[in-house]
Molecule: transfer RNA
Organism: Clostridia bacterium
RNA sequence: GGUCGCAUGGCUCAGUUGGUAGAGCACCGUGUUCACAUCGCGGGGGUCACAGGUUCGAGUCCUGUUGCGACCA
Numbered sequence: 001g002g003u004c005g006c007a008u009g010g011c012u013c014a015g016u017u018g019g020u021a022g023a024g025c026a027c028c029g030u031g032u033u034c035a036c037a038u039c040g041c042g043g044g045g046g047u048c049a050c051a052g053g054u055u056c057g058a059g060u061c062c063u064g065u066u067g068c069g070a071c072c073a
Base pairs, nucleotide, nucleotide: 001072002071003070004069005068006067007066010025011024012023013022019056027043028042029041030040031039049065050064051063052062053061
């Protein structure tokens, strides 16, 4: 220098054919307990790495950039 993959709540990851974002764990409140843990119920938190484009509509498609990883030279 080139090719490919990945980037989504605090963490690990889903997200179908483009239709307005979810799970588990964690966190907060509450019940149960002498108390803790476990368990039950309820709740908060993410504009999807960044910037553009296409579209009525983009996490999803296109372009560029950044970071990480793999391979080739």